[in-house]
A computed fold for a 71-nucleotide RNA from a Pseudomonadota bacterium, annotated as transfer RNA. The prediction has a mean pLDDT of 84.
RNA sequence: GGGGGCAUAGUUCAAUGGUAGAAUGUUGGUCUCCAAAACCAACGAUCCUCGUUCGAAUCGAGGUGCCCCUG
Repeated sequence: GGGGGCAUAGUUCAAUGGUAGAAUGUUGGUCUCCAAAACCAACGAUCCUCGUUCGAAUCGAGGUGCCCCUG
C1' cells in the first nucleotide's frame, strides 16, 4: 500500500427497516438476630457526520478507533 471484520447500558452480549432488551453491575427495599444467598424495584447505551426511507441500531457514502489477512 491492498483486502476483510468489528464498534449498542460500567462490563459481556441480543435486537426481520416499526416500543432498543437480557445477564451482570450500582443504588434502594423485602427477608434475617446480623450478614450472605434469594426475591422486588429503580438507574443506565446504539462511535461521529451526511444520505435513502413514512420510519434506520439495522440500508448507502465518508470519517475515527480496534482486530485479522496480505504485498